[in-house]
RNA sequence: AGAGUUUGAUCCUGGCUCAGGAUGAAUGCUGGCGGCGUGGAUAAGGCAUGCAAGUCGUGCGGUCCUGCUUUUUGCAGGAUAGCGGCAAACGGGUUAGUAAUACAUGGGUAACAUACCCCCGGCCCGGCCAUAACUUAGAGAAAUCUAAGCUAAUAGCCGAUGGUCUCUGAUGGUGCAAACCAGAAGAGUAAAGGUUAUCCGCAGGGAUAACUGGCCGGGGAUUGGCUCAUGGCCCAUCAGGUAGUUGGUAGGGUAAUGGCCUACCAAGCCGAUGACGGGUAGGGGGGCUGAGAGGCUGUUCCCCAACAAGGGCACUGAGACACGGGCCCUACUCCUACGGGAGGCAGCAGUCGAGAAUCUUCCGCAAUGGGCGAAAGCCUGACGGAGCGACGCCGCGUGCGGGAAGAAGGUCUUCGGAUUGUAAACCGCUUUUCCACCUGAGGAAACUUGCUUUUAGCAAGUUGACAGUAAGGUGGGAAUAAGGGGUUGCUAACUCUGUGCCAGCAGCAGCGGUAAUACAGAGACCCCGAGCAUUAUCCGGAUUUACUGGGCGUAAAGAGUCUUAAGGCGUCCUAUUAAGUUUUCUGCUAAAUUUCACGGCUCAACCGCGAAAGCACAGAAAAAACUAAUAGGAUAGAGGACGCUAGAGGCCAAUGGAACAGCCGGUGUAGGGGUAAAAUCCGUUGAUAUCGGCUGGAACACCGAAAGCGAAGGCAGUUGGCUGGGGCGUUCCUGACGCUGAAUGACGAAAGCGUGGGGAUAGAACGGGAUUAGAUACCCCGGUAUUCCACGCCCUAAACGAUGGAUGCUAGCUGGUGGAAGUGUCGACCCUUUCACUGGCGAAGCUUACGCGUUAAGCAUCCCGCCUGGGAAGUACGGCCGCAAGGCUAAAACUCAAAGGAAUAGACGGGGAGACACACAAGCGGUGGAUCACGUGGCUUAAUUCGACAACAAGCGAGGAACCUUACCAGGGCUUGACAUUCCGGUUAUCACUUCGCCGAAAGGCGGAGUUCCGCAAGGAAGCCGGAACAGGUGCUGCAUGGUUGUCGUCAGCAGGUGGCGUGAGCUGCUCCCUUAAAUGGGGAAACCUGCGAAAUCCUCGGCCAAUGUUUUACGUGUCAUUGGCGACUGCCGUGGUUAACACGGAGGAAGGUGGGGACGACGUCAAAUCAGCAUGGCUCUUACGUCCUGGGCUGCACACGUGAUACAAUGGUCGGUACAAAGAGUUGCAACACCGUAAGGUGAAGCCAAUCUCUUAAAACCGAUCUCAGUUCGGAUCGAGGUCUGAAACCCGACCUCGUGAAGCCGGAAUCGCUAGUAAUCGUGGAUCAGCCAUGCCACGAUGAAUAUGUUACUGUCUCUUGUACUCACCGCCCGUCAAGUCAGGAAAGUUGGUAAUACCCAAAGUCCCUAUUUAUUAGGGCCGAAGGUAGGACCAGCGAUCAGGGCUAAGUCGUAACAAGGUAACC
Repeated sequence: AGAGUUUGAUCCUGGCUCAGGAUGAAUGCUGGCGGCGUGGAUAAGGCAUGCAAGUCGUGCGGUCCUGCUUUUUGCAGGAUAGCGGCAAACGGGUUAGUAAUACAUGGGUAACAUACCCCCGGCCCGGCCAUAACUUAGAGAAAUCUAAGCUAAUAGCCGAUGGUCUCUGAUGGUGCAAACCAGAAGAGUAAAGGUUAUCCGCAGGGAUAACUGGCCGGGGAUUGGCUCAUGGCCCAUCAGGUAGUUGGUAGGGUAAUGGCCUACCAAGCCGAUGACGGGUAGGGGGGCUGAGAGGCUGUUCCCCAACAAGGGCACUGAGACACGGGCCCUACUCCUACGGGAGGCAGCAGUCGAGAAUCUUCCGCAAUGGGCGAAAGCCUGACGGAGCGACGCCGCGUGCGGGAAGAAGGUCUUCGGAUUGUAAACCGCUUUUCCACCUGAGGAAACUUGCUUUUAGCAAGUUGACAGUAAGGUGGGAAUAAGGGGUUGCUAACUCUGUGCCAGCAGCAGCGGUAAUACAGAGACCCCGAGCAUUAUCCGGAUUUACUGGGCGUAAAGAGUCUUAAGGCGUCCUAUUAAGUUUUCUGCUAAAUUUCACGGCUCAACCGCGAAAGCACAGAAAAAACUAAUAGGAUAGAGGACGCUAGAGGCCAAUGGAACAGCCGGUGUAGGGGUAAAAUCCGUUGAUAUCGGCUGGAACACCGAAAGCGAAGGCAGUUGGCUGGGGCGUUCCUGACGCUGAAUGACGAAAGCGUGGGGAUAGAACGGGAUUAGAUACCCCGGUAUUCCACGCCCUAAACGAUGGAUGCUAGCUGGUGGAAGUGUCGACCCUUUCACUGGCGAAGCUUACGCGUUAAGCAUCCCGCCUGGGAAGUACGGCCGCAAGGCUAAAACUCAAAGGAAUAGACGGGGAGACACACAAGCGGUGGAUCACGUGGCUUAAUUCGACAACAAGCGAGGAACCUUACCAGGGCUUGACAUUCCGGUUAUCACUUCGCCGAAAGGCGGAGUUCCGCAAGGAAGCCGGAACAGGUGCUGCAUGGUUGUCGUCAGCAGGUGGCGUGAGCUGCUCCCUUAAAUGGGGAAACCUGCGAAAUCCUCGGCCAAUGUUUUACGUGUCAUUGGCGACUGCCGUGGUUAACACGGAGGAAGGUGGGGACGACGUCAAAUCAGCAUGGCUCUUACGUCCUGGGCUGCACACGUGAUACAAUGGUCGGUACAAAGAGUUGCAACACCGUAAGGUGAAGCCAAUCUCUUAAAACCGAUCUCAGUUCGGAUCGAGGUCUGAAACCCGACCUCGUGAAGCCGGAAUCGCUAGUAAUCGUGGAUCAGCCAUGCCACGAUGAAUAUGUUACUGUCUCUUGUACUCACCGCCCGUCAAGUCAGGAAAGUUGGUAAUACCCAAAGUCCCUAUUUAUUAGGGCCGAAGGUAGGACCAGCGAUCAGGGCUAAGUCGUAACAAGGUAACC
C1' cells in the first nucleotide's frame, strides 16, 4: 500500500466481498511449564447455609467468675446483657431508572452547612425529675408484650453567668439608586464529667497536678448543599407546549436562594438556534481502531451520580429520607397451636433458573487501610493471599552435534527414477524442564518492656496467611512434553486415487454433468505454534456521508416557475470600539492511562520513580490588517426621472373571410364513400356532384422564419379600450436601498371534477365492418363524455437545455432580431463601431466519454435545492390538502451481486446506400401426380449390423451384401488363442505337410499310408505340447485427439511490422472518388510497407512452325501422334475519362480484352463429419465384448420422404435401308472370322501385353413403308411358361433370352430444381468396382444442338460503407405481463390479548404539618396532602387474527408478444 467481482472487450459510476488490528468473548480440535492480569455482559430473576459493623468498663448501675484478704468491710483481675457515647451516611455491590434534580469543564454563593481533626480566646456554677437493667405477677405456639416496684450516669430537665454569638436597632458614613459599612442601647442563648498520682480526712468525701473529655465564639482544613455558563444520542411520519404554568406582593418552610409551598394580583413563559412528545442510554478519566480528522465503545482500575424485592413516608443524626435502621401498602417466600408472626445476597462464597457463556460455600488479619477505645486490643468476605478456567498478555521448553547403503516403508513415475530426507536408525554431548533429596528467604516496620532522658535515642523481646513457597545446591536420565488450519484466484503452498451437477465445498468470484491442483481420502507442501481455526461484534481498508476529502447534462441527484418574512452573504473612503481574530503571560486541565528516560523482578509482560505533552475553559496584558459594531462621507452595484422604441406579453369588447356541418330551393342521375383490398355506411322517399340562400359552432391559410414576447406554463385573423415587463439613448436625482432565499404566498399544459350554457369539427367509452389462429388493437363507418364559454376546484407532465439563481474573469469567426452613433448617400440592413437578446462552428480549459465552450458543462465567489447500489417503492402506515380522482410528505422487512453511463468490435434489423451471383426476371427442360429402381425414416423382427439428419444426411461411407464380405442374429466349437514378440520346460517323429477312410451341418475329432532341414553331432532352425509375459476387440468417448473432408466460397477478403490517433477497448492502414471478375489498378488521404489470398505460374482444348515417325498411308506424304517452340500484351488506331487507371468502338488475327475448361480453396465458421479407412489418450471385456464354423439377416412392408429410370405418344411408335464419333479397357484378360441356336448364348479358335488384335454394329440423324388419336401397333409394370450364363451353391436373394400376359399412366395441386453456348435439351459410347449382378447409380466420351437476359424494384445468398440496438450462446437473440403451483416477509382486517403515560372522580394506609379537647400523653378526635386500589372515557405502543390485496424468490408449467432493429402501430411521459 491494495485486491476480486457488472462487459465479447474498454473506460467510468457504483455496490458487495477479502487481506489488518481488537474483545470481560463463545464454539471445534489439541494441550508441557511459569509469571502478571482477568472471569455472571443474559433474569435490577428467586435464594438454603455461613460469614460481611461493631466498639468503649478510663461515661453508668448491676450480674457472674477468679485470685488475695482469717471473716466482714473490701482490694485486684476477667467476662458481660442493659443504659449511655461514638461509629453504623464510610468501606463493599449493582447500573434498573435518569437525556438532565445526572456528568464533564470553568465560574458564583454578599444565599449556605460542615461531627471527628488543628490553631486562638473564654468558660465548665447551682439544683431537680425519671427510666432500662433487676425483682415480682401476667398474656402468647412464637415473635414479643403488659402491669407493679427499685436504681445510675458524660441520659434528661430547670435556673445562674456570659462575650467579638443571635435578633431589634437610634445615629453616622459611602452611593444616582439598590444596597453596603460602622454602631449607642435593649432583648435572647451554654456546659459533664472521668482516670491516675500526691496530699488531707475515721468515713462519705475534698484539694492540687497531669492526662482526657464537655460548652461558647473566631479561624483553618476537609467534606457537602444550592446556583450560572458551555459541551456531549436518535426520531419532525413528535409542531405547537404550559394554570403553579410565567412574573409580582405577603406569608410559611429550609443550613441556604427560589412557586420549594400557600393566599391574592397580573397574563405571561417556552418553541424550527427544535419547545413538547416518543425511543434509547448511567456520565467522565479512559479503551479499541485510524496517517490524521474521525468512528465505535464505557469490562477490570480511578472520580461522580443513582439504586438496594416494587412503591410511599418520615424519624434519629454533623451528615440519610438510610443495602445488612423504622412505619405503611403491594407481590413473593417461609414458620404457625390458624389467633398471629418472620424475611429481603445489585456484600463474600455458594445454589436454582434462564443462557452460547463467566470461578472456591478456601486461608489470614502477617502487611495496607477503616471503626471504636487512653491503651492493650477487638471487629473488618475492605484488603493480603491461595484455588479453578490457555480467557488474555508475556516468557521458556519439547533437545544439540555428527550421521548416505541417500536403509526400509509411504507417495508419484516418462519405469530411468524422483520425493519424504540427515529425516530415521546409529555414534557422541547437554540437562532448561521433569523426578528425588538437602538448604531456604525478602515481604517486619511498627509495637511492648527496660534505660537514658524528655529533641529524641539506646538495648532487649515479640508478630508471616501466603509457605516449606520463590530461590539455591546435589543426583538421575533424551529422559515427561505438538498440534491446528490451509494448498483454484484474491493468498504463501500440488500431485495421485475415488466420485460423476451425485455426494459435497464456498468469504467473494465460483467449483462438481468420467481425465476435478476447488468435493472425499492419501502423499507432499505452506502458515502459525501450546496453540490453531470458526462464529459474533467494533474500527480500518470505505475519499462508500467527502471538515480534512465527493457529487447533481446523459451514471443516483436542479424544486414546474416566480415572489417574499427569517437566515446566510455583500461596493469604496475616514474615524472610533475591541465581540470575533492574533500574540504573550497566569490559573486550571485529580491520580492511573499515553510518550520519553532511568530503575526493580534472570528477560519480558508487570511494577516503581522522574520528566514531558496538548485541546477545552477561565483570567490578565497587548495588536487593530480582516470580519463585526457605531458615526460620517462617496457612486462603479441597485433604483428613479426624461426621450425614443420592438413585440402572437395579459385582460375585455366588437367584428371579418375561407373551410366545415346542417337546413331550404334549383339542376341532375345512379351511384357515392372508404381501403392495401373490401365491407359496414349513405343513396331512386333522388344521394355524391353542382348552383343559390339561410343557420351554427370552432379554428384563424398566405404573411411565418433556426423570427418575436413572457418568470414558467404558454401566446397567432382584424379593430378598439385597459394594463404588465423589456431594450436603447441622455448622465439629471436617491445613495448599498443589493444577491440568494428553509417556511409562506401566487401562477401553473393536457386530462379530470362541480354548476350553468353551448355543441360545427375531432373524438376516450361504446356499436358495427374488416384483418387475424384469436384481435376486447392497429385500418374503415358511426359515435357519447370531452374538446368551446362563464364561475369554482384539481396542481400533475420527458413541466427538458433532462443543465437552480446572482456577480466577475477567460481567443475568435459567421448568421438572425431590436436600439443608438458615425462615414457616405436622394434613400436603403451599403459600411464601421457599440448595447441587449437569439442561433451555428470553434482557441484554451473541462469532461469517463459523448460533448460543453463569453447563452460554459471553463476559472472563481455567495446563497438555495437535491443524491449516496438494484428491486421491494414513489409503495405501506401516519399526517396535511382535495367533492372525488388523487396529490404532497415518505419507510421497513425481505431479496439480488449486481443495476447503470459513455464509448469499442462484431452480429442482427419486416434501417439506409452501393455492388455482385442462373438470385430474380426473360427463356428451355424438369421434380412434385403414375409404375419401377435405389437410398432414408417408420414399422416389424432372433437379427433386420453401424455411421450420416436443414442448407453441408437420404443412387451418401458402399467404385458393386447369394457364401465370403459381415461388423448383426441362432446354434455348434476353441482359450497363450485366427495374428505378433520374448522367456521357461518338454518333444524329433507321436508333430507338421500331402493323401485316404469313418463320424459330423461345418469347424473339427479319430484312424491308416507317404514324406523329413543344417550340423564339426554339442546343438541350432522350424514345428508341436504345457506354462508365463501378453495377444485380440468394427466395444465406449469425433465433446480428450492426429490426419482427412464438407460448407460459407474461387466470395475478396484475412493479417502483420513501423508510424500516427485515442485514458482505454480500439482505430488508422483496408475509409473516400474512378475502375475491375478481383483489397484489380489509378487518384487523393497519417500513413508507409509487407505477408496469406485474387492474378500469374501448372494441365488441357483451339492457330501456326519445326523435329521425330511405332502406328497410319500402296508409297511419297500426312488433316494423325509425340516433343519443342511461336502466338494475345489493351501491343496498334479512334472516342470518352483527370494528361490516369480504365471503358467503348475499330483494324489485324485461328483466337481480343482473365480466349474456353480444369487443378489450385486465405484467416476462419459450424465442439460440422469420421475412434467403422488408418493412427491414437483415457475407460472397458479377457474360457469373452476375443476367435472359428454352419445357417439366417443386412433384400423383411399398412406407410412417409429423397434421388433417379421409363412413360403418358404422331417433333411419335414399328419395320426395312443407309451414314458419321470420341474416349477408354484387355493375359485368371479382350476375343475376331466360321458354324449351331428365334435369342440369351454355345462350339471352336486366329490375333493381341495393344496408334498394330479385340471389345466395336455407335445412336439419335437421314431415306422409305406403315400406324391415324385410340389407354392405341402409346406405355411397359406385374404375372405364367420355357431357357442361357456365372458360381461349391441362384429357395430366401442374380442377371439375361424367348413366348405369352399387358397394370397405372392421356403431361401432373400447393410448392420446387437445373441451365447463359458448343451451354440446356436430346442421343448413344466407354470405364472403375466386378465370378456374376440387382448400374436406371457414379466417373468419363463424343453426336445433334437451341431459346432468352428489358433489367436489378422485389425473393435467396454474398461483399463494402453507414445507421439503430436492452443482442455477444450474438434474432433459432433478448424479453414483458396475467394465470396455475410452492414458499417467505411485510401491509390491511371483524375482533381479541397485553402494556405505557396521563386525565377525571371514588376510596384511602403510613406519615409530616395544622386545628380542637383535656388527664400535657408512647393521648383522643378532626382536617389538608397522600402510595396502592377502584370506576370511566379516550390516547399511544405491541402480540395474535378467519380473510383480503399487492410484493419477493422458485424447475425447461399455461396464454399470448408489449419492449429492444423503423421490434413490424416509433418509443416514452

Predicted 3D model of a 1469-nucleotide RNA (small-subunit ribosomal RNA) from an uncultured bacterium. RNAcentral holds the sequence, with entries from ENA, Greengenes and SILVA. The coordinates come from a structure-prediction model, not an experiment, and the mean pLDDT is 84.